[in-house]
RNA sequence: CGCCGAAUCGCCUCUGGAAGCGGUCCAGGGGCGAGCGGGGGACCCAAGUCGUUGGGGCGAACUGCGGCCCGAGCCGUGGCGCGCUGCUCUUUCUGCGCGAGCCCGUCAGCUAACCCCGUAGGCCGUGGAAAGAGG
Numbered sequence: 001c002g003c004c005g006a007a008u009c010g011c012c013u014c015u016g017g018a019a020g021c022g023g024u025c026c027a028g029g030g031g032c033g034a035g036c037g038g039g040g041g042a043c044c045c046a047a048g049u050c051g052u053u054g055g056g057g058c059g060a061a062c063u064g065c066g067g068c069c070c071g072a073g074c075c076g077u078g079g080c081g082c083g084c085u086g087c088u089c090u091u092u093c094u095g096c097g098c099g100a101g102c103c104c105g106u107c108a109g110c111u112a113a114c115c116c117c118g119u120a121g122g123c124c125g126u127g128g129a130a131a132g133a134g135g
Base pairs, nucleotide, nucleotide: 001125002123003122004121008034009033010032011031012030013029014028015027016026017025035119036118037117038116039115040114045109054107055104056103057102058101062079063078064077065076066075067074068073080099081098082097083096084095087134088133089132090131091130092129093128094127
């Protein structure tokens, strides 16, 4: 300078910093707002029965088949989803990579009004081609 991601911006205040004062600046704490993101929450609609099993949320992070004695584990393969770079966006082809993790706690379909929450963390990340639109 950029990338994944909602995770950016502005204002107020307190503390500390540079020999005393003031101003400015920097760092951290607290608070408010905007923007962005998420959840809860009516009518209407949906919700069939039995058995077993609790159910649900964030996120791209799901799933079929085969193998490893079995397996919640590992490997391979297919479908599907996600990311990639130099002005931005959309579409197509191709190359490479990813398909994790965490949370609620017996509870939540959709859902106007309304209510609540987050604004982190992690990276050497750097592949090309075509068409269209905007700037």
Molecule: c-di-AMP riboswitch aptamer (ydaO/yuaA leader)
Organism: soil metagenome